C1' cells in the first nucleotide's frame, strides 16, 4: 500500500429511512433509626464533512480513530 470491520449517553449496548431505547453511573424524593437493596422521577448520546431523500443514527463517497488479514 491493498481489502474487511467497527465508531450511539461517564461506561456496556439496542435499533435500522419518519419521536435514540435499554443497562449501569450520577442527582432529587420515598421507603429505613442508619447502610444496603428497592422504588419514582430528571439530566445526559448517534466520531467529522459532503451527497442521495419530502426525511439519514440508519443508504452511498471522502477523513478521522481502532480492530483484523494480506504484502
Nucleotide at each position: 500500500g491493498c481489502g474487511a470491520g467497527u465508531a450511539u449517553a461517564g461506561u456496556u449496548u439496542a435499533g435500522u429511512g419518519g419521536c435514540a431505547g435499554a443497562a449501569u453511573a450520577c442527582g432529587a424524593c420515598c421507603u429505613u433509626c442508619c447502610c444496603a437493596a428497592g422504588g419514582u422521577u430528571g439530566g445526559g448520546g448517534c466520531g467529522g464533512g459532503g451527497g442521495u431523500u419530502c426525511g439519514a443514527u440508519u443508504c452511498c463517497c471522502c477523513c478521522u480513530a481502532c480492530u483484523c488479514g494480506c504484502a
This is a predicted structure of a 71-nucleotide RNA (transfer RNA) from a Minisyncoccota bacterium. The sequence is in RNAcentral, with records from ENA and MGnify. It matches the Rfam family "tRNA". Rfam classes the family as a transfer RNA. The coordinates come from a structure-prediction model, not an experiment, and the mean pLDDT is 82. RNAcentral records the identical sequence in 2 taxa. The source organism's lineage runs through Bacteria, Bacillati and Minisyncoccota.